[in-house]
This record gives sequence, structure tokens and C1' cells, in this order.
RNA sequence: GCGUUGGUGGUUCAGCGGUAGAAUUCUUGCUUUCCAUGUAGGAGACCCGGGUUCAAUUCCUGGCCAACGCA
Repeated sequence: GCGUUGGUGGUUCAGCGGUAGAAUUCUUGCUUUCCAUGUAGGAGACCCGGGUUCAAUUCCUGGCCAACGCA
């Protein structure tokens, strides 16, 4: 330099164009003499531009970052 794959709550990952989910984390209540466990709530995210579309996390395109392959 070229190519492929990926980028989603604090972390690990889902998500076939139509209100973004799970586990874990944090937090409030209940349970307990206290802690832990258990249980019911709550908080928290689509890497950055542009395009297509009634509608984009999703499709196209240009960047940035990471991993891998080739040179």
C1' cells in the first nucleotide's frame, strides 16, 4: 500500500429497513439483627460525516480505530 472482518449502555454480546434487547454493572425498595443470597423497580448505548428511503443501528459511500491476510 491492497483486501477481509468488526465498531451497539461501564463491560461481554444479540439485533433480515418500522418504538434497540440479554447477561453483567450501578442504584432504590422488600427480605435479613447485620452482610451475603433472593426478589420487585429504576439508570445507562447504535464510532464520525454524506447519500438512498415516507422511515437507516440495518443498505451505499468517504473517514477514524482494531484484528487478520497478502505484498
This is a predicted structure of a 71-nucleotide RNA (transfer RNA) from Loxodonta africana. Its mean pLDDT, the model's own confidence on a scale to 100, is 84. A source record names the gene tRNA-Gly-TCC-28-1. Its Rfam family is "tRNA". It is annotated as a transfer RNA. Rfam describes the family as follows. Transfer RNA (tRNA) molecules are approximately 80 nucleotides in length.